[in-house]
Predicted 3D model of a 73-nucleotide RNA (transfer RNA) from Variovorax sp. PBL-E5.
It matches the Rfam family "tRNA". Rfam describes the family as follows. Transfer RNA (tRNA) molecules are approximately 80 nucleotides in length. Rfam classes the family as a transfer RNA.
The coordinates come from a structure-prediction model, not an experiment, and the mean pLDDT is 83.
RNA sequence: GCGCCAUUGGCUCAAUGGAUAGAGCACCAGGUUGCGAACCUGGAGACUCCUGGUUCGAUUCCAGGAUGGCGCG
Numbered sequence: 001g002c003g004c005c006a007u008u009g010g011c012u013c014a015a016u017g018g019a020u021a022g023a024g025c026a027c028c029a030g031g032u033u034g035c036g037a038a039c040c041u042g043g044a045g046a047c048u049c050c051u052g053g054u055u056c057g058a059u060u061c062c063a064g065g066a067u068g069g070c071g072c073g
């Protein structure tokens, strides 16, 4: 320098053009317990890496950029 992949709550991941972006773990509160763990119930938390474009509508498609990873030279 070129190609490919990834980027979505604190973490790990879903959502292949349409409902208020969903789940597990973690966190907070309550229940339970002699106290804790486990378990049960409830709750808060992401406008989706950035900037444009297409569309009635974009996490999703297109262009450019950023970061990380892999490969090639």
Base pairs, nucleotide, nucleotide: 001072002071003070004069005068006067007066010025011024012023013022018056027043028042029041030040031039049065050064051063052062053061